Parts: sequence; C1' cells; structure tokens
RNA sequence: CGGGCUGUGGCUCAGCUUGGUAGAGCGCCUGUCUCGGGUGCAGGAGGCCGCGGGUUCGAAUCCCGCCAGCCCGACCA
Repeated sequence: CGGGCUGUGGCUCAGCUUGGUAGAGCGCCUGUCUCGGGUGCAGGAGGCCGCGGGUUCGAAUCCCGCCAGCCCGACCA
C1' cells in the first nucleotide's frame, strides 16, 4: 500500500441477502414465595445500531468516505 471479515442494550449474539417505527439469552431492578438465600412465577428499566455524509416517503439494512479490531497478500531489509 491492496484485499477480506467484524463493529447492534452491561456481556454473548440475531436481525442486513428481500429497506417499513430494534429482538433473544444471560445479567440488572421491583413484586410474589422463604426465617433468609437460591429456584420458580409475574412485572419493569436499559441500545437509534462504530463515526460522518448521500440515496429514499422511509436506512441497523443500499451507496461513499473515515475510525477501530482480526486475517491474508504485497513492499522493504
């Protein structure tokens, strides 16, 4: 320098192909149960999707640029 993959709640990931107001498991909070804890049951909070721009009525999703991590190649000696 070139190419590929990845980036989404606290953590691990799905959703992207086929654009239509963002989900799961674990964790956390409250209630119930218990002498207390755990388990079970019921309810709840929490992310605008790495950053910026574009297209569109509408973008996590399509396009462009950039950043970060991983991998491959090239260059150099």
A computed fold for a 77-nucleotide RNA from a Verrucomicrobiota bacterium, annotated as transfer RNA.
The source organism's lineage runs through Bacteria, Pseudomonadati and Verrucomicrobiota.
The same sequence occurs in records of 3 taxa.
The coordinates come from a structure-prediction model, not an experiment, and the mean pLDDT is 83.
Its Rfam family is "tRNA". Rfam classes the family as a transfer RNA.